This is a predicted structure of a 71-nucleotide RNA (transfer RNA) from Camelus ferus. The source organism's lineage runs through Eukaryota, Tetrapoda, Eutheria, Boreoeutheria and Camelus. The sequence is in RNAcentral, with records from Rfam. The coordinates come from a structure-prediction model, not an experiment, and the mean pLDDT is 83. Rfam family: tRNA. Rfam links the family to the GO term triplet codon-amino acid adaptor activity. Rfam classes the family as a transfer RNA. About the family: Transfer RNA (tRNA) molecules are approximately 80 nucleotides in length.

[in-house]
């Protein structure tokens, strides 16, 4: 220099209309207790910073940190 990703504490879906799941963690429920299980709950400036549009996590420009290729 090319190329990807950048979203819950973690792992990772969202192909323009009000952000979801796993797990994790609280709180019930079962149990003598735990563990599993079963319910609800909580947890987000969707990396920043501009642009397109009535609306942007998505579309496009720059920018930061990362992962990988070449050299």
């Nucleotide at each position: 220099g090319g190329a990807g990703g950048g979203u819950a504490g973690c792992u990772c879906a969202g192909u323009g209309g009000u952000a979801g799941a796993g797990u994790u963690c609280a709180u019930g429920c079962c149990u003598a207790g735990c563990a599993u299980g079963c319910a609800c709950g909580a947890g987000g400036u969707c990396c920043u910073g501009g642009g397109u549009u009535c609306a942007a996590g998505c579309c496009c420009c720059a920018g930061c940190a990362c992962u990988u290729c070449c050299a």